Predicted 3D model of a 692-nucleotide part of an RNA (large-subunit ribosomal RNA, domain II) from an Abditibacteriota bacterium. NCBI's taxonomy places the organism under Bacteria, Pseudomonadati, Abditibacteriota. Its Rfam family is "Bacterial large subunit ribosomal RNA". The prediction has a mean pLDDT of 86.
Context: one part of a larger RNA
RNA sequence: CCCUGGGAGUUAUUGUAUGCAGCAAGGUUAAGGCCGGAGGGCCGCAGCCGUAGCGAAAGCGAGUCUGAAAAGGGCGUCAAGUUGCAUGCAGUACACCCGAAACCGAGUGAUCUACCCAUGGACAGGCUGCAGGCGCUGUAAAAGGCGUUGAAGGGCCGAACCAGUGGCGGUUGAAAACGCUUUGGAUGAGCUGUGGGUAGUGGUGAAACGCUAAACGAACUCGGAUAUAGCUGGUUCUCCCCGAAAUAGUUCGAGGAUUAGCCUCACAUGUUUUACAACGGUGGUAAAGCACUGAAAGGGUUAGGGGGCCCACAAGCCUACCGACCCCUAUCAAACUCUGAAUGCCGUUGUUUUAGAGUGUGGGAGUGAGACGGCCGGGGAUAAGCUUGGUCGUCGAGAGGGAAACAGCCCAGACCGUCAGUUAAGGUCCCCAAGUUCUGGCUAAGUGGUUAACGAGGUGAUUUUGCUCAGACAAUCAGGAGGUUGGCUUAGAAGCAGCCACCCUUUAAACAGUGCGUAAUAGCUGACUGAUCGAGUGAGGUCGCGCGGAAAAUUCAACGGGGCUCAAGCCAGGCACCGAAGCUACGGAUUGAUGGAGGUUUUUACCUUCGUCAGUGGUAGGGGAGCGUCGUAUAGUAGGUUGAAGGUCGAGCGGAAGCGCGGCUGGACGAAGUACGAGUGCGAAUCCAGGG
Numbered sequence: 001c002c003c004u005g006g007g008a009g010u011u012a013u014u015g016u017a018u019g020c021a022g023c024a025a026g027g028u029u030a031a032g033g034c035c036g037g038a039g040g041g042c043c044g045c046a047g048c049c050g051u052a053g054c055g056a057a058a059g060c061g062a063g064u065c066u067g068a069a070a071a072g073g074g075c076g077u078c079a080a081g082u083u084g085c086a087u088g089c090a091g092u093a094c095a096c097c098c099g100a101a102a103c104c105g106a107g108u109g110a111u112c113u114a115c116c117c118a119u120g121g122a123c124a125g126g127c128u129g130c131a132g133g134c135g136c137u138g139u140a141a142a143a144g145g146c147g148u149u150g151a152a153g154g155g156c157c158g159a160a161c162c163a164g165u166g167g168c169g170g171u172u173g174a175a176a177a178c179g180c181u182u183u184g185g186a187u188g189a190g191c192u193g194u195g196g197g198u199a200g201u202g203g204u205g206a207a208a209c210g211c212u213a214a215a216c217g218a219a220c221u222c223g224g225a226u227a228u229a230g231c232u233g234g235u236u237c238u239c240c241c242c243g244a245a246a247u248a249g250u251u252c253g254a255g256g257a258u259u260a261g262c263c264u265c266a267c268a269u270g271u272u273u274u275a276c277a278a279c280g281g282u283g284g285u286a287a288a289g290c291a292c293u294g295a296a297a298g299g300g301u302u303a304g305g306g307g308g309c310c311c312a313c314a315a316g317c318c319u320a321c322c323g324a325c326c327c328c329u330a331u332c333a334a335a336c337u338c339u340g341a342a343u344g345c346c347g348u349u350g351u352u353u354u355a356g357a358g359u360g361u362g363g364g365a366g367u368g369a370g371a372c373g374g375c376c377g378g379g380g381a382u383a384a385g386c387u388u389g390g391u392c393g394u395c396g397a398g399a400g401g402g403a404a405a406c407a408g409c410c411c412a413g414a415c416c417g418u419c420a421g422u423u424a425a426g427g428u429c430c431c432c433a434a435g436u437u438c439u440g441g442c443u444a445a446g447u448g449g450u451u452a453a454c455g456a457g458g459u460g461a462u463u464u465u466g467c468u469c470a471g472a473c474a475a476u477c478a479g480g481a482g483g484u485u486g487g488c489u490u491a492g493a494a495g496c497a498g499c500c501a502c503c504c505u506u507u508a509a510a511c512a513g514u515g516c517g518u519a520a521u522a523g524c525u526g527a528c529u530g531a532u533c534g535a536g537u538g539a540g541g542u543c544g545c546g547c548g549g550a551a552a553a554u555u556c557a558a559c560g561g562g563g564c565u566c567a568a569g570c571c572a573g574g575c576a577c578c579g580a581a582g583c584u585a586c587g588g589a590u591u592g593a594u595g596g597a598g599g600u601u602u603u604u605a606c607c608u609u610c611g612u613c614a615g616u617g618g619u620a621g622g623g624g625a626g627c628g629u630c631g632u633a634u635a636g637u638a639g640g641u642u643g644a645a646g647g648u649c650g651a652g653c654g655g656a657a658g659c660g661c662g663g664c665u666g667g668a669c670g671a672a673g674u675a676c677g678a679g680u681g682c683g684a685a686u687c688c689a690g691g692g
Stems, first nucleotide, its partner, number of pairs: 001692006011093013026049003032043004053060002063075004096234002099231001103224006114198008123188001125157003128153001132149006161185003166181004200216001202212003237626006247260005261367002263364007271355001272357001275351008287339001288337002293333003297329004304322002306319004370395010400411003415588004420584003426578003429562003435575001437574006448564001454548002458545010475532005481505003486500003511526001515524002589616012627681001629678006639669001646665005652659002
């Protein structure tokens, strides 16, 4: 991992709601008793619920309480209950199933290990040579020195023994801690045998929360015990109708709950709903504005201040300084408003709509982690697949077509069938269904098929304006002079370092000089003028499409690919076609509403049948209708050796669960239908057992 079998809303009781049934102003018995072989029947009138309420109570009573009150107000009166059975839900119980870590009680453990007690055992060999003794020496006597003897030591080296330092191997091992090698201790706080002691709220611990029988931050066994689990996982047949939420308030509350909201079912009401229109209201947003509150640029005017002059004081004068108020010009604001929409919201009326509209009462829920997109905001950086509100949409719970692929984007809401039609978004050269379609333009960049500021004689369109046959623009030829080297400055300054001025003359024209250049001159060139030539030539603006700006890590890799250039790119327009589970057509099913006919019936209503209209995506969840399994009764009946149950194969039937029929197998049992009752349906739970 697979297969087979097992595997999860039960039972009791109380309450509540609904359905059905009995009786009904009543309903019902409990314990218990009697009878019966039993199923059961008959008693049992205690008790409970209802028939009257109000008040704390006395009490009064269709009223009563409060109260001074005949006032007002509160609760009542004016609706039938009760007992069973069934079902939904809730409470109490293990209460749908499995799952803790833990807590408590009583016991079992020191044959492992920790420490202790008692009693035993073992420690090759070698080295060192304490104290003390003796001798010699030494001294007044000592101390001391030397030699020898001696045999001390948590002494030294090193086997047994004990330990376990580094390395290598082993890691589903040879081994649930080992092997090899290396290493530490090895007369001691040492090692070890045997017997004994200390026990879990404990022991023991040269202390590591170590050890206490392969497990110890509190052992193990059994019990309380199905501990508890707001947590995770799982929860078994089918079809039909409807169909959510991820919000608000509160919460030792935030992944839980309670109430409301949103869903469903029943009953009631019967358009009250929605949309639109008209009319009447509401408001301070967008925008705008500066009248308030503030912010804020320039100017004017003018108090006040600073500075200077003057000055004994007072006063006065000046000021390219600062500057309130006021005026002019130009602005800004979520917490500014003299103004002020569109939407929105409320009401009335009318119209339309019959929609799974609205509202009320009651039964049952689920949800209370939302996500993305458009628009309007807050936070952030006018960042985030960011975060937090409002509003609408989609996903969630939504399949189908498009976007290459792609929950949240675009189109569109899948009852079933059809080898029919027609459209949406999006497409029509090939992959790939449909135009190599038509008209007019644009693009040359493979732009299309990534991005900005910014840059550019790309190219098209349009517009403004200058010059121009009295000859423009470009090019070529020629001129481009004199006063003068202007003055100043300067070493020099001569058109061309710098400062000032920028005149006059000759002229077709020529600057007190546009740039290069020189130390300064010189030189080149430009402006300006003539000639040659002969028709356009400059300077701006706006728009369209392109160009550069443009760097990433394994070839192309930034059109899905091929490939595409008067396009298969872009813009504008036309026609045609393709294209979905949309719409249509035909057939069928089912739900709701409604109409006709027939039947049952006291009516409502129900059943059958024929139409009409509308619906039938769906998670959590609500409601409805069925299939099958085991058992009980009918019944061991019908059936069965001319072959039961079971098994297996097959192209049958049904809307599904499923149900038949036939063959083979099997070899003795055993239905259907109806009613009743459940240990009643498995793919998942790291589910359990067995097998593979």